Molecule: SAM riboswitch aptamer (S box leader)
Organism: endosymbiont 'TC1' of Trimyema compressum
RNA sequence: AACUUAUCAAGAGUGAUGGAGGGUACGGCCCUAUGAAGUCCAGCAACCAGUAUUAAAUACUAGGUGCUAAAUCCGGCCAAGUAGAUUUUCUAGUUGGAGAGAUAAGGA
Numbered sequence: 001a002a003c004u005u006a007u008c009a010a011g012a013g014u015g016a017u018g019g020a021g022g023g024u025a026c027g028g029c030c031c032u033a034u035g036a037a038g039u040c041c042a043g044c045a046a047c048c049a050g051u052a053u054u055a056a057a058u059a060c061u062a063g064g065u066g067c068u069a070a071a072u073c074c075g076g077c078c079a080a081g082u083a084g085a086u087u088u089u090c091u092a093g094u095u096g097g098a099g100a101g102a103u104a105a106g107g108a
Stems, first nucleotide, its partner, number of pairs: 003106006013041001015040003021031003026075003042068003047064002049061004072100001077097004082092004
C1' cells in the first nucleotide's frame, strides 16, 4: 500500500515575498493582476499527545499532524418526491444513500 474506525454545511490574513495560475483526473461552475500557486510569518481547530487522583466523561495546554474561497465547490451510480416537455421517455431541480476522496488514529 490494502484494510479498520471516526470526522468532513463550524472556524481561521486588509501581513511579507512571489508574479500566473488555482480549486488533485474528467464534465460543470467558480476564484485570480482589486495579485494565482509556492515560501515565510500569522491564525483556526482539537484527531493523537500532555496535565488535572485519570479508567469513562469533562476541562485546560498546544508537543505530533491537519487546515485557513465556495458543503469534500457541485456532478457521475441508486432510490424517493417536485416541475416542465415534443411523454413507453427526456430535461431541470430537491432530498437521502452508495461510491470516490481528504484528514486523524490504528494497521502487517